[in-house]
RNA sequence: AAGAGCGCCGAGGGGCGCCCCGGACUGUCGGGGCUGAGACGUACCCUUAGAACCUGAUCCGGCUAGCACCGGCGGAGGAACGGACAUGAAAUGCCAG
Numbered sequence: 001a002a003g004a005g006c007g008c009c010g011a012g013g014g015g016c017g018c019c020c021c022g023g024a025c026u027g028u029c030g031g032g033g034c035u036g037a038g039a040c041g042u043a044c045c046c047u048u049a050g051a052a053c054c055u056g057a058u059c060c061g062g063c064u065a066g067c068a069c070c071g072g073c074g075g076a077g078g079a080a081c082g083g084a085c086a087u088g089a090a091a092u093g094c095c096a097g
Stems, first nucleotide, its partner, number of pairs: 001092001008083003011047004016041001017034007053078003059072004
């Protein structure tokens, strides 16, 4: 210089599945495919204004190669918070040392 609220900083919460092939031979490695924000990423999502995620649940109906998805269960029971700033944050650019 620029101009942020569905943002910024710090802290915290959470999930990682399904199908096929091969090795291995009993749950792990490699490759491929599907969905998704994310399928182990220094990432992504969520933090009470809480459908992130968990429980019921190895649940019920539809659909799918299967998971996913849609509806139900169900706004059922649980679930993780503080701060700074337009008196100008972060990032970025420029100038000087």

TPP riboswitch aptamer (THI element) from an Alphaproteobacteria bacterium, 97 nucleotides, folded computationally. Its mean pLDDT, the model's own confidence on a scale to 100, is 81. The model forms 100% of the base pairs in the Rfam consensus. Rfam family: TPP riboswitch aptamer (THI element). Rfam's curators write: Vitamin B(1) in its active form thiamin pyrophosphate (TPP) is an essential coenzyme that is synthesised by coupling of pyrimidine and thiazole moieties in bacteria. The previously detected thiamin-regulatory element, thi box was extended, resulting in a new, highly conserved RNA secondary structure, the THI element, which is widely distributed in eubacteria and also occurs in some archaea. Analysis of operon structures identified a large number of new candidate thiamin-regulated genes, mostly transporters, in various prokaryotic organisms.